[in-house]
Context: one part of a larger RNA
RNA sequence: GAACGAACGCUGGCAGCGUGGAUUAGGCAUGCAAGUCGAACGGGAACCUAUGCAUUCAAUUCUUCGGAAGAGAAAGUAUAGAGGAUAGUGGCGAAAGGGUGAGUAACGCGUGGGUAAUCUGCCUCUAAGUUGGGGAUAACACUUUGAAAAGAGUGCUAAUACCGAAUGUGGUGGUCUACUCUAUGGUAGAUUGAUCAAAGGCGGGGACCUUUCGGGGCCCGCCGCUUGGAGAUGAGCCCGCGUCCCAUCAGCUUGUUGGUAAGGUAAAAGCUUACCAAGGCAUACGGGUAGCUGGUCUGAGAGGACGGUCAGCCACACUGGGACUGAGACACUGCCCAGACUCCUACGGGAGGCUGCAGUCGAGGAUCAUUUGCAAUGCGCGAAAGCGUGACAAUGCGACGCUGCGUGGAGGAUGAAGGCUCUAGGGUCGUAAACUCCUGUCAUUUGGGAAAAAUUGUUCAGGUGUUAAUACCACCAGGACUUGAUGGUACCAAAAGAGGAAGCCACGGCUAACUCUGUGCCAGCAGCCGCGGUAAUACAGAGGUGGCUAGUGUUGUUC
Numbered sequence: 001g002a003a004c005g006a007a008c009g010c011u012g013g014c015a016g017c018g019u020g021g022a023u024u025a026g027g028c029a030u031g032c033a034a035g036u037c038g039a040a041c042g043g044g045a046a047c048c049u050a051u052g053c054a055u056u057c058a059a060u061u062c063u064u065c066g067g068a069a070g071a072g073a074a075a076g077u078a079u080a081g082a083g084g085a086u087a088g089u090g091g092c093g094a095a096a097g098g099g100u101g102a103g104u105a106a107c108g109c110g111u112g113g114g115u116a117a118u119c120u121g122c123c124u125c126u127a128a129g130u131u132g133g134g135g136a137u138a139a140c141a142c143u144u145u146g147a148a149a150a151g152a153g154u155g156c157u158a159a160u161a162c163c164g165a166a167u168g169u170g171g172u173g174g175u176c177u178a179c180u181c182u183a184u185g186g187u188a189g190a191u192u193g194a195u196c197a198a199a200g201g202c203g204g205g206g207a208c209c210u211u212u213c214g215g216g217g218c219c220c221g222c223c224g225c226u227u228g229g230a231g232a233u234g235a236g237c238c239c240g241c242g243u244c245c246c247a248u249c250a251g252c253u254u255g256u257u258g259g260u261a262a263g264g265u266a267a268a269a270g271c272u273u274a275c276c277a278a279g280g281c282a283u284a285c286g287g288g289u290a291g292c293u294g295g296u297c298u299g300a301g302a303g304g305a306c307g308g309u310c311a312g313c314c315a316c317a318c319u320g321g322g323a324c325u326g327a328g329a330c331a332c333u334g335c336c337c338a339g340a341c342u343c344c345u346a347c348g349g350g351a352g353g354c355u356g357c358a359g360u361c362g363a364g365g366a367u368c369a370u371u372u373g374c375a376a377u378g379c380g381c382g383a384a385a386g387c388g389u390g391a392c393a394a395u396g397c398g399a400c401g402c403u404g405c406g407u408g409g410a411g412g413a414u415g416a417a418g419g420c421u422c423u424a425g426g427g428u429c430g431u432a433a434a435c436u437c438c439u440g441u442c443a444u445u446u447g448g449g450a451a452a453a454a455u456u457g458u459u460c461a462g463g464u465g466u467u468a469a470u471a472c473c474a475c476c477a478g479g480a481c482u483u484g485a486u487g488g489u490a491c492c493a494a495a496a497g498a499g500g501a502a503g504c505c506a507c508g509g510c511u512a513a514c515u516c517u518g519u520g521c522c523a524g525c526a527g528c529c530g531c532g533g534u535a536a537u538a539c540a541g542a543g544g545u546g547g548c549u550a551g552u553g554u555u556g557u558u559c
Stems, first nucleotide, its partner, number of pairs: 001559004006555005013405006019398002026361003030358003035092003040089002048081006055074003060069003099316003108243008118235002123231008131165001133163002140155006170196003173192008200223006208217003244288003251281003256278008291313004295306004318339005341352004369395001371394003377391001378389004408438004418429004442500001444495005457481004462476004503548005508529003514543005524531002
């Protein structure tokens, strides 16, 4: 000198863009952060409609004046229809997105390769199929245990839930052949008596068949389902090289190193086990520190230091261990066990996990709102409308940083008053002020401003494809309507008026900037040299000057 996720002192007008728990991976009250599908399935509350029944009230009519009939209304009940809340079965998602850096010196990361040793839901293309049956079970009803959390029993029912059977394009296995490879393997073909599938839903339709008159068969379209092949994407595993300090760590190792056999995995392998051999490594082993990278800071560079925000990878989810489900987890807001802690309890037993977004306590020099919205972008589900989304988009707070703007401009000497100083003449603050003439940025007030960010969807009339079809469906280009949290915000216009807006540090040398007063080795200053003991440009105050400027100085850290 530059830099910072900074802190502290003094001061503080506005805007834009960034950025903000670095310490206790300490403990957490409260709310939200993962749902969705009725076009897979059974049931079905509220509300509404129609009809019947009984009760009460009642305009009006009749009356023998006792009463009778009664349009209509209210709430109730029963049946039927419509409706579709909550819960349940089932499917997909919940393995993404979000957080943190504790652990890890490791094939963890970076880079370059290998996988002929592998898997891959959804998606795209392609081949073939989607036949015919069965038994349950939740919900529900009843009974029942428990304080609760949670269950138990009996009975009924559905499915794209579950289970047999058929078929086998094909896949897998066996046998054979050919080609190929460094290779245990790979590719192609033939054969086989082995083995392996499936599920339906929605919309539309002219004949024909059938019907319990609701519909169904049949045909078409869309979404699914099953078995394969190819791709894309994602993931697993292996290898070369690189990746901090300590030798005051010199030897380490028994599943250890290799082989055979068996097991195991999607997959190679001591990955695991039995047996056999005695090997294997050596900056090993041990200790300390640390997530790694793209990058960031500095520097002319070479280097050095760092890894916050953003992006990629990894690891973790109260601590330790384990598996289940699934295409994918050994799973942050899933399960089980153990432990610590907190809470409830009827003492028998239960519940919980903010290193998600806000917020709270603690510790700390120190780090924000218990905000708005799904309008956009993306993700999940859904045929779609749509629903969900503390991702995200926004707003708020903090001079924490960078950038921009302003705090006025021009004129104005009798160089006013006042301050300071003086050799008492003057000098200086100083065109500075006053005064005159202007301007109107920002702030303030008023008005305009449905701006841009926007597509999707619905509907209308066209065209193309599909088809028996002018239905339906898909696609293309148009018209109309509709959707904004920010926000009456940005922006524009007008009004008034210099009105509301300057500080901090330094002034002995390094180092730009000097005098007076006070103090008297005291009080104090100080980055280094050093200053102060009666004329202190070094302490304190004042005037003046210098530097930077909504900041400025100090401290910390890095180069």
A computed fold for a 559-nucleotide part of an RNA from a metagenome, annotated as small-subunit ribosomal RNA, 5' domain. Its Rfam family is "Bacterial small subunit ribosomal RNA". Rfam links the family to the GO terms structural constituent of ribosome and ribosome. RNAcentral holds the full RNA, with entries from SILVA. Model confidence (mean pLDDT): 80 of 100.